[in-house]
About this RNA: Predicted 3D model of a 329-nucleotide part of an RNA (large-subunit ribosomal RNA, domain IV) from a soil metagenome.
Context: one part of a larger RNA
RNA sequence: AUCUUCGUAAGGGAACUCGCCAAAUUAGCCCCGUACCUUCGGUAUAAGGGGUCCCUGUAUGUGUACCUGCAGAGGUGCGCAAGCAGGGUGCAAUUACAAAGUGGGUCCGACUGUUUAACAAAAACAUAACUUUCUGCUAGCCAGAAAUGGUGAGUACAGAAGGUGACGUCUGCUCAGUGCCAGUACUUGAAACUCUGUUCCAACGGAGCUAAGAGCUGGUAAACAGCGGGAGUAACUAUAACUCUCUUAAGGUAGCGAAAUACCUUGUCGUUUAAUUGACGACGUGCAUGAAUGACGCAACGAGAUCCACAGUGUCCCUACGAAGAGUC
Numbered sequence: 001a002u003c004u005u006c007g008u009a010a011g012g013g014a015a016c017u018c019g020c021c022a023a024a025u026u027a028g029c030c031c032c033g034u035a036c037c038u039u040c041g042g043u044a045u046a047a048g049g050g051g052u053c054c055c056u057g058u059a060u061g062u063g064u065a066c067c068u069g070c071a072g073a074g075g076u077g078c079g080c081a082a083g084c085a086g087g088g089u090g091c092a093a094u095u096a097c098a099a100a101g102u103g104g105g106u107c108c109g110a111c112u113g114u115u116u117a118a119c120a121a122a123a124a125c126a127u128a129a130c131u132u133u134c135u136g137c138u139a140g141c142c143a144g145a146a147a148u149g150g151u152g153a154g155u156a157c158a159g160a161a162g163g164u165g166a167c168g169u170c171u172g173c174u175c176a177g178u179g180c181c182a183g184u185a186c187u188u189g190a191a192a193c194u195c196u197g198u199u200c201c202a203a204c205g206g207a208g209c210u211a212a213g214a215g216c217u218g219g220u221a222a223a224c225a226g227c228g229g230g231a232g233u234a235a236c237u238a239u240a241a242c243u244c245u246c247u248u249a250a251g252g253u254a255g256c257g258a259a260a261u262a263c264c265u266u267g268u269c270g271u272u273u274a275a276u277u278g279a280c281g282a283c284g285u286g287c288a289u290g291a292a293u294g295a296c297g298c299a300a301c302g303a304g305a306u307c308c309a310c311a312g313u314g315u316c317c318c319u320a321c322g323a324a325g326a327g328u329c
């Protein structure tokens, strides 16, 4: 001199940085006090204040033993609880250890829970709840070639399979395509069987009958899915409630919207800042939102994502000093 682990720093206080990462702050118990919002349960230890050690005095409540007293009650001893007043020590009394930093906005997921043992703990999975389908029991589904077994020694308030995912308000239009379900006079439809052809056999043909399936007719979207374009038009302009037209199975409804979705884009406006590709609130011209592939809200919750404020600080301005250790000289 370097590194590791610690400690302390005047003044400033996030200027550092992708980002308060790390560190610091806060901290127990008692008393006071406590907003928005809310599913009225919560939020909440919200926030924010005060107290906390030792000695003495005093008043109170109460347990227990004994004494006085007819009783109510009173007294004494040993405790327990909490109050008031005065005094004492130190810089500091939860003095060490232990022991929340706080508040606000937005997104996502309701919540507790689960997960990639050893790079991911989450917005992923699960969940209660909602919903669809199959199934009447010798059920349906699953395993097996079968016997048989599981579900289940259960029985539709049950079992199986799928989707959405608390709660609140809702869940629009389309059955043309692909599935699935039902029906079906008729058409098609294999072998076998019947009749029959080719000189006897065989091979090969013809006709008839016919299952499922298909054709055909309907249904079904919390099944897979899908949900347009071009013109013109109002007495400033602009826009188009209105009209015309092509076209589809139907042409995106309610909501929400530059969004975990917006290319153009650092969209435009407002708020926040001295200054903001950020954040929040609006607007809507949605490249390419949209309703259980759920839509939009939402208290509580979250080692989730993001923005802001207060406090705090060696993160930084800008480094310095100290302690222990490592290893080199």
Stems, first nucleotide, its partner, number of pairs: 002326008011317002015315001020312001028052005037042001039166001053088006060081009089093001101310007108302002113125002129164007140151004167297004172227003177224002179220005186215003193208005228246005255289001256286001267283006
The prediction has a mean pLDDT of 85.
The full RNA is in RNAcentral, with records from MGnify.